Model confidence (mean pLDDT): 84 of 100. A computed fold for a 518-nucleotide part of an RNA from an uncultured prokaryote, annotated as small-subunit ribosomal RNA, 5' domain. Rfam family: Bacterial small subunit ribosomal RNA. The full RNA is in RNAcentral, with records from ENA.
Context: one part of a larger RNA
RNA sequence: GAUGAACGCUAGCGGGAGGCUUAAUACAUGCAAGUCGAGGGAUAAUCUAUUUUUCGGAAUAGAGGAGACCGGCGGACGGGUGAGUAACGCGUACAAAUCUACCUUAUACAGGGGGAUAGCCUUUGGAAACGUAGAGUAAUACCCCAUAGUUCAUUGGUUAUUCGUAAUUGGUGAUAAAGUUCCGGCGGUAUAAGAUGAGCGUGCGUGCUAUUAGUUAGUUGGUGAGGUAACGGCUCACCAAGACGACGAUAGCUAGGGGGCGUGAGAGCGUGAACCCCCACACGGGUACUGAGACACGGACCCGACUCCUACGGGAGGCAGCAGUAAGGAAUAUUGGACAAUGGGCGCAAGCCUGAUCCAGCCAUCCCGCGUGCAGGAUGACGGCCCUAUGGGUUGUAAACUGCUUUUAUUUGGGAAGAAACGAAUCCAUUUAUGGGUUCCUGACGGUACCUUAUGAAUAAGCACCGGCUAACUCCGUGCCAGCAGCCGCGGUAAUACGGAGGGUGCAAGCGUUAUCC
Numbered sequence: 001g002a003u004g005a006a007c008g009c010u011a012g013c014g015g016g017a018g019g020c021u022u023a024a025u026a027c028a029u030g031c032a033a034g035u036c037g038a039g040g041g042a043u044a045a046u047c048u049a050u051u052u053u054u055c056g057g058a059a060u061a062g063a064g065g066a067g068a069c070c071g072g073c074g075g076a077c078g079g080g081u082g083a084g085u086a087a088c089g090c091g092u093a094c095a096a097a098u099c100u101a102c103c104u105u106a107u108a109c110a111g112g113g114g115g116a117u118a119g120c121c122u123u124u125g126g127a128a129a130c131g132u133a134g135a136g137u138a139a140u141a142c143c144c145c146a147u148a149g150u151u152c153a154u155u156g157g158u159u160a161u162u163c164g165u166a167a168u169u170g171g172u173g174a175u176a177a178a179g180u181u182c183c184g185g186c187g188g189u190a191u192a193a194g195a196u197g198a199g200c201g202u203g204c205g206u207g208c209u210a211u212u213a214g215u216u217a218g219u220u221g222g223u224g225a226g227g228u229a230a231c232g233g234c235u236c237a238c239c240a241a242g243a244c245g246a247c248g249a250u251a252g253c254u255a256g257g258g259g260g261c262g263u264g265a266g267a268g269c270g271u272g273a274a275c276c277c278c279c280a281c282a283c284g285g286g287u288a289c290u291g292a293g294a295c296a297c298g299g300a301c302c303c304g305a306c307u308c309c310u311a312c313g314g315g316a317g318g319c320a321g322c323a324g325u326a327a328g329g330a331a332u333a334u335u336g337g338a339c340a341a342u343g344g345g346c347g348c349a350a351g352c353c354u355g356a357u358c359c360a361g362c363c364a365u366c367c368c369g370c371g372u373g374c375a376g377g378a379u380g381a382c383g384g385c386c387c388u389a390u391g392g393g394u395u396g397u398a399a400a401c402u403g404c405u406u407u408u409a410u411u412u413g414g415g416a417a418g419a420a421a422c423g424a425a426u427c428c429a430u431u432u433a434u435g436g437g438u439u440c441c442u443g444a445c446g447g448u449a450c451c452u453u454a455u456g457a458a459u460a461a462g463c464a465c466c467g468g469c470u471a472a473c474u475c476c477g478u479g480c481c482a483g484c485a486g487c488c489g490c491g492g493u494a495a496u497a498c499g500g501a502g503g504g505u506g507c508a509a510g511c512g513u514u515a516u517c518c
Base pairs, nucleotide, nucleotide: 001517002516003515005514006513007512008511009510012370013369014368015367016366017365018363019362020328025326026325027324029323030322031321034073035072036071039070040069046063047062048061049060050059051058052057080281081280082279089206090205091204092203093202094201098198099197103194104193105192106191107190108189109188111145112144113143114142121134122133124131125130151174152173153172154171155170156169157168158167159166160165179186180185207253208252209251214244215243216242219241220240221239222238223237224236225235226234256278257277258276259275260271261270262269263268283304284303285302286301287300306317307316308315309314334360336359337358338357342356343354344353345352346351373404374403375402376401383395384394385393386392387391409455410454413451414450418445423440424439425438426437427436428435429434430433462507463506464505465504466503467488468487469486473502474501475500476499477498483490484489
């Protein structure tokens, strides 16, 4: 000098930031991922009309559209944590054997048919969780046929070639689609290209220990096959016997990495909170399914530990999301508001969802700013303290007193920016799909910031130190006691070093102490 700090004493305000560093311990409760009726069938409540009525209601038709169900897209983002990992994990540079939903561009296409299934209805098992059976129904769900190509497979030619292959031109075979509509649109299929994102490989760099010296059998390489989006012992069969290592293999211990941050003139040393990028993890371990993408925090299955429910037969759960609870600890906050803005998901849109986010609450935890008054005022008052004591010094212009100001405080009234889009109405332009103009609509924060009226010095100073280092000195008490102390060292009868007082010095809404780093 610094800190995600803690502790002691003290405390007026504002702005900005930060806030479980310990138990990746266990979690009550609420919320954190939905959305689309412009994909589909059906439909409760309710309302209207008619009929009927035992006056309770019932039936039919129309409107209405909840909650479920099928289907699509999204739940792989966003948010959390740092347990594991000394590794192509990360950083940096390079390379080739790949995929990429939504988005953009271009070209072409969308013909015909079929069988199911959930919901609903009926039936039945179970305490529940959840099931069983039957009948029957729809789709942008599923399947078949047709057609197609710069797609894929296979088989020829030509050109180029780094001999791996690439470009180009033929034959044969295979594989597509989905509709809906308020007629404006929104979608579907194939191929090519782009954009974005991701996977894979390599060089170099990236802790400690040699009181760890040898390690390795899918091990190292080859051939073939399988597998993958893709290369590859990735996996398998066969063959060979290799591969790594004092330039530190293997083993052990520790640890997420980087941009950065702290310090320092720098070299360096230390560190990895907050913010950004990457990685890993989601009660411990394992597995795959779906999907463009996961081996998936709030999905599935299995094993295990733990907790809960049970009718004892069987079931349910996973806060390292936001709050919150217990525990641990020196120690770390509200079971708050809003989707107004930014961003995300779905939707043509209106909109819905969003503990992301934006705000507010708590905490002097840090940084910055402001204030606690200003000017005059000497009989240098009273009081305190000190002395060489009828007196003097100091506190000290300090107070009283006089005048002034009003930041702040209290009070009166006003009162934002953040909002422009989307959408609605209307007008204009044109390439007819968009663009532009005007008006209207929308603020959690918040009656907040800010401005203003009035009042009155009014509402506001502490903490540590004073032997040397180190700025600041005397008196009293104590008497190697009580105590102090960062180092040197003080204290045994005049202690500037202990305790108190007066005075002084330093910093100041803080000041000291402790811990850690330079």